A computed fold for a 1365-nucleotide RNA from an uncultured archaeon, annotated as small-subunit ribosomal RNA. The prediction has a mean pLDDT of 81. It matches the Rfam family "Archaeal small subunit ribosomal RNA". The RNAcentral record of the sequence draws on ENA, Greengenes and SILVA.
């Protein structure tokens, strides 16, 4: 998608992350928890100090001392030293040597630390604190005076460093390095301090200080080395955009300087003009990088917050100082913005540290405890400090583990569950220990008690689990996608039941996988998206055979590295696990060493199969130029000639008596090149067609024992060529011929199709454009893989020869067609001219639409071309094939619901009837092309009856209320009413139920024919519809069922991958036509007898009846026969069969009917019955009366009667069949003008009854609105019925309308038919112009066709609710 195969995308299932809804018992672990948005802003507290064993000074406390002592502690201020460049936070910037990895520094630094060597001489000075005096609101700050040091300075010594020269020194791959010596220049140390101990002196009460020596120790200076930490440089690696293609002026390099720890345009002056870039510079966007993380079989894709390594930043930006180290998060200066204080003069601050607040948001914790552990800073140490860190609190954020009980009995549908009894205690609660810096937990012990603990999502499909109940009714809603919902919803909202996962479970967003829908592994491009219009060619990529070499790729092996964490494995520790530890592996990478050389690469040598060249004779609409020619058209001239010509489906515009068209002759001009001509030729493609044995140019094929020697293939960019149309300039212009160009037609209109004119253009030259369904919708080159058959160019060979460049044949090469094997393909198809199997290179595609659009760029005179998106929207769009349906495409066959040839109608009129419309209280409802409309058997007076008006009646059963204090019912009278004990008032009778409420019923011609059964109509007066097996196709499906002939027929025959079979057709059944047998009452009767009547003179005859006899004819009704293309001829295939003939009652299906396939239509019917659901339920049920279905400005269908003379009227005369009959048919007879009335025989029926008209004969009418017609109306009668007013039928008289053959259109019919004529019957009390039957009279035309309308088979389709698409 109706179904199929393919292409292709969309959605779902799975894993991970963040947020969120509902829900929630417990424990463990975590390098989870303001990353995503606002590197937004911050109140408050804390986060970096320490050292008295460097120093000054002050305060306090305790203690000691005329010396055996001169000490100890706490604190403030300051100088000084070290630290504050770490640790902690964040990810804004950064596409970069920022990071990763591997290296380099022969271009560098390094405090504290370690090792080693050598040292510390002499002299001097200042500034804080403190004191005094000021300024200021504050922050803070100025002046004066004093003072110590491990503070600062000067000189020396040691030393460092620079330049030049020398060296036979050292390291190294290499000296520019190091070292030694000489000379010169420059710079230039130190704290001999502190502590302790010992010893020797001096001083000490408003005091308590100090000198020296020795030892130990901490320090100080310098040099060298190490370690650590940094700095700089380099190779390689890792995002997107070409709608960013050129960028750059300190730019690139050099000489010389400056600067730095150090190289360098890092900076400066001068000189040169370079440097980078398609292997992507420059520009733009995005982004900290890595270890790793998620996912995936992998390759990959996506991420990189948290942990580790590196970088960067500290409100934004800039700058330096100090220092070993910073251009410094809790240091400084400046600018900007924010904020705070202010006395308006001026000042302060910076949570991307830990907590915490605001804001932002879908989104994220306590302003906790402790330095006990780890670690860092300072210190000799004790120690001090640390929001680093450790510990707790909150949070289902993640992972892991456990539980919410178990057993028995009874009840219960075995289930759910309930009751009773028993067991256990993980959890929970209580108590005690242990644990910890202190606690909380965990853990251990004891006690209590099944106690304290289950939800989320789903149940139409995908997808596991309901076609259960109620509600809703395209509403409310659901839904990732498909899709549910329009009154029976397995899909919405609920209930019940079920499924799934489970302390979780769903949703949203993002990522991965699914996706071989980005294809390296691993896709495609004829028609699905996709081959550039064609060729040349740059870079790139790829590249024939062979030998030698090298060893870059490649392979083997070794070394170093690839931090830890992560990952894998084993073992181990928490009761297990998560988690953690140990060991091993791995981390796919990089660098170096050694080796191998098949392949690739590179260098060298050789070869000839690729390629190129040369030579040869041929072929060709190959290109450019030139010359020449031909017919036609048009125009002009002349002559002839006369009324039209032209054009179309038909016309008109148009031309023409000023002489057209036509004919002849001559001339001019432009364009073109019939026949030959061919799925023939040539060309890269576009394209190329008169002739030339004219000129020039080019390429392809063939042949050659020729030459070169891989020179080749493809080809991003680039270049050239490129139909038609178009543009610019100039010519030319016969014909043709765009243009809302002019007219004529057509048409509703006709900006079209058709016709008459006609400009640009078409033609030539020069230039531009650069596109086409530029197609083989098929890129180029090479190799390989069956053939057959054509035409074509060349070569070779053979045969023939009329010797021609001849004819025929074979082989090879080139191009060009058709068929076809293998193979391929979704199929159609392709198939040595591949779309097969391989190699090389290029271009292009990634659902449909938006859209080849917009913006930008390039090109162009313009038109436009090339390049080429997104927002948004959508679940498909698409290819090939299949079955149907369809067509105002093509072919074959068929039908009086097709035509033709005919006959008769309808359509005009009046009436009848149905429908619509309108009206109405109601005009009940249904049916709507054929296939509704004299249909619902539907001819309705009441009934029917469903409609309208009015009146009345009816609730089985259950519950509640009522009722012997009297229910329902009945009834006199009054009222009410059209009328009525229906209701009401008041009495009375009577005696058990009751309709007041709630349910529930009966009934419903109330709804749904789109919920149904059944029945019917119709396709279909058709000839189709299928099955089994087999075969073909990936499949839907096909073959069979096709083709040829034939038939009424898919009827039959022959052919055929079909062979058979079934339902239809046919056969069969009924009637009619012929005939035989059987049978005989109520039928018939040639016979006999008789009666009546008529004719007749009679004989006799006709008709009717009765009796007898009979069953021959006929009739009735049962069983048979008969017809089969059987026979003959012709045609056909020797068939099927067709045509003609004979015989026959009937001839090719004898005539008519019944039956009528698989199925379709949402065909019709709920109003015949049945029936689901819904509805009404005291009314939508039931009954009664009256009305309506019958209305009437109008429209339609079907009929009847006519319009007349083939007739009408009057009179007379003749012949049927089918049928019906007991509430019925009703005779004879009588009455009546008739309708009819009276009457009653017979009949339950071959017995009785009801029964013809057209026709024939005679007469009149004489073509007229009539002696046609008979509507309408009046009067009088009759019948049916309870009842004919609305609203019946009949009779008689009177009245006497339209109508004089019916436009467009349309219906039926092929023989006992059409047409005409009547009869019966159904319905039915009465009423037929209706339906169904019956007989009577009785034609015309065709023996064909597919033109119209349809049906059946082969081809087209973007239709499948199927062209009313």
């Nucleotide at each position: 998608u109706g179904a199929u195969c393919c292409u292709g995308c969309c959605g779902g299932a799975c894993c991970c992350g963040a947020c969120u809804g509902c829900u929630a018992u417990c424990g463990g672990a975590g390098u989870g928890g303001g990353a995503c948005u606002a590197a937004g802003c911050c109140a408050u507290g804390c986060g970096a100090g320490u050292c008295g064993a460097a120093c000054g000074c002050c305060u306090c406390c305790a203690g000691a001392c005329c010396a055996u002592g001169u000490u100890g502690g706490a604190g403030a201020c300051g100088u000084g030293g070290c630290g504050u460049a770490c640790g902690g936070c964040u990810c804004a910037g950064u596409a970069a040597c920022a990071c990763g990895u591997a290296g380099u520094c022969a271009a560098c630094c390094u405090a504290a630390c370690c090792u080693g060597g050598a040292g510390a001489c002499g002299c001097g000075g200042a500034c804080a604190a403190c004191c005094c005096c000021g300024g200021g609101a504050a922050a803070c700050u100025g002046g004066g005076a004093c003072u110590a040091a491990u503070c600062c300075g000067c000189g020396a010594u040691a030393g460092a460093c620079c330049a030049a020269g020398a060296c036979a020194u050292c390291u190294g791959g290499a000296a520019g390095g190091a070292g030694u010596c000489u000379u010169g220049a420059u710079c230039c140390a130190a704290a001999g301090g502190g502590a302790u101990g010992u010893g020797u002196g001096a001083g000490c009460a408003u005091g308590u200080u100090u000198a020296c020596a020795c030892a130990u120790u901490c320090g100080c200076u310098u040099c060298a080395g190490g370690a650590u930490g940094g700095g700089a440089c380099u190779g390689c690696g890792g995002c997107c955009g070409a709608u960013c293609a050129g960028g750059u002026u300190g730019u690139u390099g050099g000489c010389g300087g400056g600067g730095u720890a150090a190289u360098g345009g890092c900076c400066c002056a001068c000189c040169a003009a370079g440097c980078c870039u398609a292997u992507a510079a420059c520009c733009g966007g995005u982004a900290c990088g890595g270890g790793c993380u998620u996912u995936g079989a992998g390759a990959g894709a996506a991420g990189g917050a948290g942990c580790c390594c590196g970088g960067a930043g500290a409100u934004g930006g800039a700058c330096a100082c100090u220092g070993a180290g910073a251009c410094a998060a809790g240091g400084g200066u400046c600018c900007a913005g924010g904020u705070c204080c202010u006395a308006c003069g001026g000042g302060g601050c910076g949570c991307a540290g830990c907590a915490g607040g605001c804001g932002c948001g879908a989104a994220a914790c306590c302003u906790u405890c402790g330095c006990a552990a780890u670690a860092u800073g300072c210190g000799a140490a004790a120690g001090c400090a640390u929001g680093a860190c450790g510990a707790g609190g909150c949070u289902a954020c993640u992972c892991c583990g456990a539980g919410u009980g178990c057993c028995c009995u009874u009840c219960g549908c075995u289930a759910a569950g309930a009751a009773g009894g028993g067991c256990u205690u993980u959890u929970c609660c209580c108590a005690g220990g242990c644990g910890u810096a202190a606690a909380u937990a965990a853990c251990c012990u004891g006690g209590g008690g099944a106690a304290u603990a289950a939800g989320g999502g789903g149940a139409g499909g995908g997808c596991a689990a309901g076609u259960c109940u109620g509600g809703u009714g395209u509403c409310a809603g659901c839904c990732g996608c498909c899709g549910c919902g329009g009154u029976a919803a397995u899909a919405c909202c609920a209930g019940c039941u079920c499924c799934u996962c489970g302390a979780g479970u769903g949703g949203u967003c993002g990522g991965g996988a699914c996706g071989a829908u980005u294809a390296u592994u691993g896709g495609g491009c004829c028609u699905a998206a996709a081959g550039c219009a064609u060729c040349c060619g740059u870079a790139g990529c790829c590249u024939g055979c062979u030998c030698c070499g090298u060893a870059g790729g490649u392979c083997u092996u070794c070394u170093g590295u690839u931090a830890a964490a992560u990952c894998c494995a084993a073992c181990g520790g928490c009761u297990c696990a998560a988690c953690c530890g140990u060991u091993g592996g791995g981390c796919c990478g990089c660098a170096g060493g050694a080796g191998a050389u098949a392949c690739c690469a590179c260098g060298g040598g050789g070869c000839u199969a690729g390629g190129a060249g040369g030579c040869g004779g041929g072929g060709g609409a190959g290109g450019c130029c030139g010359a020449c020619g031909g017919u036609a058209c048009u125009c002009c001239a002349u002559g002839g000639g006369u009324a039209g010509g032209g054009g179309u489906a038909a016309a008109a515009u148009c031309c023409u008596c000023u002489g057209a068209u036509c004919c002849a002759u001559g001339g001019a001009a432009g364009a073109c090149c019939a026949c030959c001509a061919g799925u023939g030729g040539c060309g890269u493609a576009g394209g190329c067609g008169g002739u030339c044995g004219g000129g020039c140019c080019a390429g392809a094929a063939c042949g050659c024992g020729c030459u070169c020697g891989a020179c080749g293939g493809u080809g991003a960019g680039g270049g050239a060529u490129g139909a038609a149309a178009g543009c610019u300039g100039g010519g030319g212009g016969a014909g043709c011929g765009a243009a809302c160009c002019c007219g004529g037609a057509u048409u509703a209109g006709a900006u079209a199709c058709c016709c008459g004119g006609g400009u640009a253009g078409u033609c030539c030259c020069a230039g531009c454009u650069g596109u086409a369904a530029a197609c083989g919708a098929u890129g180029c080159g090479g190799g390989c893989u069956a053939g057959g058959u054509g035409a074509u160019g060349g070569a070779g060979c053979g045969g023939c020869u009329a010797c021609g460049a001849g004819c025929c044949g074979c082989u090879c090469c080139g191009g060009u067609g058709c068929c076809g094997c293998a193979g391929g393909g979704a199929a159609g198809c392709c198939g040595u001219u591949a779309a097969g199997c391989c190699c090389g290179c290029c271009g292009c595609c990634u659902g449909g639409g938006g859209a080849g659009u917009a913006c930008g760029g390039u090109c162009g005179c313009a038109a436009g071309a090339c390049u080429g998106a997104a927002a948004c929207u959508u679940a498909a769009a698409g290819g090939a094939a299949u079955u149907g349906g369809c067509g105002g495409g093509g072919g074959a066959g068929c039908a009086c619901c097709a035509c033709a040839a005919g006959g008769g109608g309808u359509g005009a009129a009046g009436c009848c009837u149905g429908c619509g419309g309108u009206u109405c209280a109601a005009u009940u409802g249904g049916a709507g092309u054929c296939a509704a409309c004299g249909c619902c058997g539907g001819g309705a007076a009441c009934c029917u009856u469903a409609c309208c008006g009015g009146g009345a009646g009816c609730g089985a059963c259950a519950g509640c209320a009522g009722g012997a204090u009297g229910a329902a019912g009945g009834c006199c009278a009054g009222g009410c009413u059209g009328a009525a004990g229906a209701c009401u008032u008041u009495a009375c009778c009577a005696g058990a139920c009751g309709a007041g409420c709630u349910g529930a019923g009966a009934g419903g011609a109330g709804g749904u024919g789109c919920a149904u059964g059944g029945c019917c109509g119709u396709c279909g007066c058709c000839a189709g519809c299928u099955c089994g097996u087999g075969c073909c196709g990936u499949g839907a499906g096909g073959c069979g069922u096709c083709c040829u002939g034939u038939u009424a027929a898919g009827u039959c025959a022959g052919g055929c991958a079909a062979c058979g079979a079934g339902c239809g057709a046919g056969a069969c059944c009924c009637c009619c036509a012929c005939u035989a047998g059987u049978a005989a009452u109520u039928g018939c009767u040639a016979c006999c007898a008789u009666c009546a009547u008529c004719c007749g003179a009679a004989a006799g005859g006709g008709u009717g009846g009765c009796g007898g006899g009979g069953c021959u004819a006929g009739u009735u009704a049962c069983u048979g026969g008969g017809a089969c293309u059987g026979c003959c001829g012709u045609c056909g295939c020797u068939a099927a069969g067709a045509c003609g003939g004979a015989g026959g009652a009937a001839g090719g299906a004898g005539g008519g009917g019944g039956c009528c396939a698989c199925g379709g239509c949402a065909g019709g019917u709920c109003a015949g019955u049945a029936u689901g659901c819904c509805c009404c339920g005291a009314a939508a049920c039931u009954c009664c009366c009256g009305g309506g279905c019958c209305a009437c400005a109008c429209g339609c269908g079907g009929g009847c009667u006519g319009c007349a003379a083939u007739g009408g009227u009057a009179g007379g005369g003749a012949c049927a069949a089918u049928g019906g009959g007991u509430u019925c048919c009703g005779a004879a007879c009588u009455c009546g003008a008739a309708a009819g009335a009276g009457g009653a025989a017979g009949g339950c029926a071959a017995u009785c009854c009801c029964c013809a008209a057209a026709c024939c004969c005679u007469a009149c009418c004489c073509c007229a609105g009539u002696u046609g017609u008979g509507a309408c109306u009046g009067a009088g009668g009759g019948c049916u019925g309870c009842a004919a007013c609305c609203c019946g039928c009949c009779c008689u008289c009177a009245c006497g309308a339209a109508u004089c053959u019916g436009g467009a259109a349309u219906c039926c019919c092929u023989a006992g038919u059409a047409a005409c004529c009547g009869c019966g019957u159904g319905u039915c009390a009465c009423c037929a112009c209706c339906g169904c039957g019956c007989g009577g009279u009785g034609a015309a035309u065709a023996c064909g066709u597919c033109c119209c309308u349809g049906c059946u088979c082969c081809u087209g389709c973007a239709c499948a609710c199927a062209c009313c698409g």